[in-house]
RNA sequence: UGGGCUGGCCGGGCGACCGCGGGGGAGGCAACUCCUUCGAGGAAGGUCCGGGCUCCACAGGGCAGGGUGGUGGCCAACAGCCACCCGAGGGUGACCGUCGCGGCUCGGUAAACCCCACCUGGAGCAAGACCAGACAGUGAGCGUUCGAGGGCGGCCCGCCCGAGCUCACGGGUAGGUCGCACGAGGGUGUCGGCAACGGCACUCCCAGAUGGAUGGUCGCCAACCGUGGCGUCGUGAGGCGGUACGGCGAACAGAACCCGGCCUAUGAGCCAGCCCAUCCG
RNA sequence: GCCCCAGUAGCUCAGUGGAUAGAGCAGCCGCCUCCUAAGCGAAAGGUCGCCAGUUCGACUCUGGCCUGGGGCA
Numbered sequence: 001u002g003g004g005c006u007g008g009c010c011g012g013g014c015g016a017c018c019g020c021g022g023g024g025g026a027g028g029c030a031a032c033u034c035c036u037u038c039g040a041g042g043a044a045g046g047u048c049c050g051g052g053c054u055c056c057a058c059a060g061g062g063c064a065g066g067g068u069g070g071u072g073g074c075c076a077a078c079a080g081c082c083a084c085c086c087g088a089g090g091g092u093g094a095c096c097g098u099c100g101c102g103g104c105u106c107g108g109u110a111a112a113c114c115c116c117a118c119c120u121g122g123a124g125c126a127a128g129a130c131c132a133g134a135c136a137g138u139g140a141g142c143g144u145u146c147g148a149g150g151g152c153g154g155c156c157c158g159c160c161c162g163a164g165c166u167c168a169c170g171g172g173u174a175g176g177u178c179g180c181a182c183g184a185g186g187g188u189g190u191c192g193g194c195a196a197c198g199g200c201a202c203u204c205c206c207a208g209a210u211g212g213a214u215g216g217u218c219g220c221c222a223a224c225c226g227u228g229g230c231g232u233c234g235u236g237a238g239g240c241g242g243u244a245c246g247g248c249g250a251a252c253a254g255a256a257c258c259c260g261g262c263c264u265a266u267g268a269g270c271c272a273g274c275c276c277a278u279c280c281g
Numbered sequence: 282g283c284c285c286c287a288g289u290a291g292c293u294c295a296g297u298g299g300a301u302a303g304a305g306c307a308g309c310c311g312c313c314u315c316c317u318a319a320g321c322g323a324a325a326g327g328u329c330g331c332c333a334g335u336u337c338g339a340c341u342c343u344g345g346c347c348u349g350g351g352g353c354a
């Protein structure tokens, strides 16, 4: 110098003008106007795991079903994360990613099946609560303690509620408020721990739409790339600094109850450690 | 927004992890008929949505993508 491996960072800043959504304030009888403040992500995505929260009865017993499987730890929890151990494979290498208890059948084997241990109730914010408003019933069947039907959405038992329930035809609504923004929260420092992570102190308040806001234009500047020349360091390959011109100023993608993970998508880039090859001395 | 289901021949669907993945219909060829339909016979037709993994072996099991469909106050 080139190529690569691992881990981490960033996902631009300032100003002007025109706009959009939420909160607060002022003026106005009102319509509305003005001021001020806040306004997407590392994945907001896929919905693959786990939880908070809400309702079903503060979710009972058994069977079935489902999940996990080396050891120890972390965590609210997990199929997540960290450390260590064993075996097999790929790569020149840094390193990668996979597997793991036991038994039986068997030629042979696990993420299929059987067994063992442990865990496991269901649904999901369209959960759920409240307010306002509209309408028209008719027919058939079953049932009222000899109890239909429901909670109980795998089945049985058991418990509870219980006077209405089911089907067909017909009629009506298509609204508002809460849930809903202070949370297993973010940042900085310090201590403990190999680490994941945890304790303490200080500090910050940080989107809440409901046809769904968070945008557009222009200018300047960071950062990066190419070329030219300059300074400086080095024996040298070359490095560093500033400068002129040109380029670029990006990609994936858009919250919808909220968190912790996993996976997938993604760029002009930047930093650290390590590996291989080449060049120079 | 949330929760489910499906993808196998042209179409509709079967398919314990184990021979060369099947069935019906459609299409092609032949027989029958004056001709067609029906009927009979024979042959063909497959990236099992895609990519990885587990396994001696995958349509089947596991993970990730893609496409299509359904339900909810």
Base pairs, nucleotide, nucleotide: 001277002276003275004274005273006272007271008270009269010267012221013220014219015218016217017216018215020039021038022037023036024035025034026033027032041252045263046262048261049260050259051258052257053124054123055122056121060157061156062155063154065120066119067118068117069116070084071083072082073081074080089096090095128178129177130176131175137169138168139167140166141165142164149161150160151159185204186203187202188201189200190199191198192197224247225246226245227244228243230241231240232239233238282353283352284351285350286349287348288347291306292305293304294303299337310322311321312320330346331345332344333343334342
Predicted 3D model of RNase P RNA and transfer RNA as a complex of 354 nucleotides. Its mean pLDDT, the model's own confidence on a scale to 100, is 77. Rfam match: Bacterial RNase P class A. Rfam classes the family as a ribozyme.